Predicted 3D model of a 543-nucleotide part of an RNA (small-subunit ribosomal RNA, 5' domain) from an uncultured bacterium. The RNAcentral record of the full RNA draws on ENA, Greengenes and SILVA.
[in-house]
Context: one part of a larger RNA
RNA sequence: GAAUCAACGCUGGCGGACGUGCCUAACACAUGCAAGUCGAACGCGAAAGUCCCUUCGGGGAUGAGUAGAGUGGCGUCCGGGUGAGUAACACGUGGGUAAUCUACCUCCGGGUGGGGAAUAACUUGCCGGAAGGCGAGCUAAUACCGCAUAACGCAGCGGCACCUAAUGGUGAAUAGUUGUUAAAGCGGGGGACCAGCAAUGGCCUCGCGUCUGGAGAGGAGCCCGCGGCCGAUUAGCUAGUUGGUGAGGUAACGGCUCACCAAGGCUGCGAUCGGUAGCUGGUCUGAGAGGACGGCCAGCCACACUGGCACUGACAUACGGGCCAGACUCCUACGGGAGGCAGCAGUGGGGAAUUUUGGGCAAUGGGCGAAAGCCUGACCCAGCAACGCCGCGUGAAGGAGGAAAUCCUUCGGGAUGUAAACUUCACAAGCAAGGGAAGAGCGGAGGGCGGAUAAUACCUGCCCUCUCCGACGGUACCUUGCGUAAGCCACGGCUAACUACGUGCCAGCAGCCGCGGUAAUACGUAGGUGGCAAGCGUUGUUC
Numbered sequence: 001g002a003a004u005c006a007a008c009g010c011u012g013g014c015g016g017a018c019g020u021g022c023c024u025a026a027c028a029c030a031u032g033c034a035a036g037u038c039g040a041a042c043g044c045g046a047a048a049g050u051c052c053c054u055u056c057g058g059g060g061a062u063g064a065g066u067a068g069a070g071u072g073g074c075g076u077c078c079g080g081g082u083g084a085g086u087a088a089c090a091c092g093u094g095g096g097u098a099a100u101c102u103a104c105c106u107c108c109g110g111g112u113g114g115g116g117a118a119u120a121a122c123u124u125g126c127c128g129g130a131a132g133g134c135g136a137g138c139u140a141a142u143a144c145c146g147c148a149u150a151a152c153g154c155a156g157c158g159g160c161a162c163c164u165a166a167u168g169g170u171g172a173a174u175a176g177u178u179g180u181u182a183a184a185g186c187g188g189g190g191g192a193c194c195a196g197c198a199a200u201g202g203c204c205u206c207g208c209g210u211c212u213g214g215a216g217a218g219g220a221g222c223c224c225g226c227g228g229c230c231g232a233u234u235a236g237c238u239a240g241u242u243g244g245u246g247a248g249g250u251a252a253c254g255g256c257u258c259a260c261c262a263a264g265g266c267u268g269c270g271a272u273c274g275g276u277a278g279c280u281g282g283u284c285u286g287a288g289a290g291g292a293c294g295g296c297c298a299g300c301c302a303c304a305c306u307g308g309c310a311c312u313g314a315c316a317u318a319c320g321g322g323c324c325a326g327a328c329u330c331c332u333a334c335g336g337g338a339g340g341c342a343g344c345a346g347u348g349g350g351g352a353a354u355u356u357u358g359g360g361c362a363a364u365g366g367g368c369g370a371a372a373g374c375c376u377g378a379c380c381c382a383g384c385a386a387c388g389c390c391g392c393g394u395g396a397a398g399g400a401g402g403a404a405a406u407c408c409u410u411c412g413g414g415a416u417g418u419a420a421a422c423u424u425c426a427c428a429a430g431c432a433a434g435g436g437a438a439g440a441g442c443g444g445a446g447g448g449c450g451g452a453u454a455a456u457a458c459c460u461g462c463c464c465u466c467u468c469c470g471a472c473g474g475u476a477c478c479u480u481g482c483g484u485a486a487g488c489c490a491c492g493g494c495u496a497a498c499u500a501c502g503u504g505c506c507a508g509c510a511g512c513c514g515c516g517g518u519a520a521u522a523c524g525u526a527g528g529u530g531g532c533a534a535g536c537g538u539u540g541u542u543c
Base pairs, nucleotide, nucleotide: 001543002542003541004540006539007538008537009536010535013392014391015390016389018388019387020385021384022350027348028347029346031345032344033343036074037073038072041071042070044068049062050061051060052059053058081303082302083301091227092226093225094224095223096222097221100220101219102218105216106215107214108213109212110211111210112209113147115145116144122137123136124135125134126133127132153180154179155178156177157176160171161170162169163168185208186207187206188205189204190203193202194201195200229275230274231273236266237265238264241263242262243261244260245259246258247257248256278300279299280298281297282293283292284291285290305326306325307324308323309322328339329338330337331336356382358381359380360379364378365376366375367374368373395425396424397423398422405416406415407414408413430482431481432480433479434478435477439472443467444466445465446464447463448462449461450460451459487532488531489530490529491528492513493512494511498527499526500525501524502523508515509514
């Protein structure tokens, strides 16, 4: 000098459709919210209110197949937080997987036949203070279970050709064969025909689903080469250890696990041990080489009170799921229960130090849904903080040998100083009044032209018209009126800037050299001057 997630002191006008904001206790947490959704999978199903009847007890209709819980599906594995652990294939980079998996999505092929038995909700009985639980009875499904069907899937056997170092793999044609494995319906519309008293169903058609294959996209697992901290005052380390055979296990290779066999494997190119640390894109500095760092943002990893474990699932060993143990907190009728902010706010504590228990789903994105829509502390906004960066302003022009005042003085005068007053002309923010956005695309209704269809229903693609939706917010911006804002540090040298008084090795200053013991440009104050400026200094840290 530059930089900073900064802090402290003094001071402080405004704006930004620019950012940032617990670096410490991965300490403990009151309260609210942060993951739901689907009635077009399914069976149930209130109440208030209103109306009618009434023997005044009540009954009926409507509310309404609404609210609601339950079964079922999908999601909750994303998104959000934190950096404790980790020196490791954790990360970065480049490869491999002929050793693998993949829900939703896209494309292509083939199916969706026919049965059965339950169970929640509900009713009822019971236990419990609660959390919750037990028994009996009823019922539905896209929940569950058989049967049928079965290939370009999977498995076995076999043939030929090719590839590979090998285990093994591939295949259009040539040759196959045996075995095995599936499903679920729901909604809209409809002319003829069929069933039915009718409602409706069959049937036709459209949409959404469902089962089974193939391919893709995106995602995930596993393996390998190379690369990036300190300590040798750590020199030896290792028993599933290193390899083999066989088996088990996994989506998958593998000591991943196990039995047996062999005795290996790593290490001075630093094993092992100890310390420190999430890694990277990058950031800061520097002419560069390098050094330091990894906050915000983005990618990856790890963690979710501490430790362990599995279940479900396409994917978890799962932050707001489960079980066990532990520490802690809370409730209890003492028998037993409940909880996990390193989500967003917020509280206590720690600390030099870090914000609102705000608004909204309008936009972007996500989950569910056919859709309308619902949910979304992701996100978008607002609030607080000169914490940073950027921009603007605090006036401009004129105005005396030069007011007053202050300071200095050789007492003549000099300085502050065109500075002020004064004249003319202007003006952010704020306040008041008036006008007033972009951010809006979608969605809904109607119409037109196509697609599909037996069809002019229904559904659907595109276009047109109308209409609905803005948290920020009556904000930005525009017009008019009123109207006004400078400090901080330094002045011995380094280093731009000097005098007076006070003090008298005292009080004090200080980054280094050093100042102060009676004329101190170095202490304190004043005047003046210099520097920067809504900031200026100090301290910490890095180069």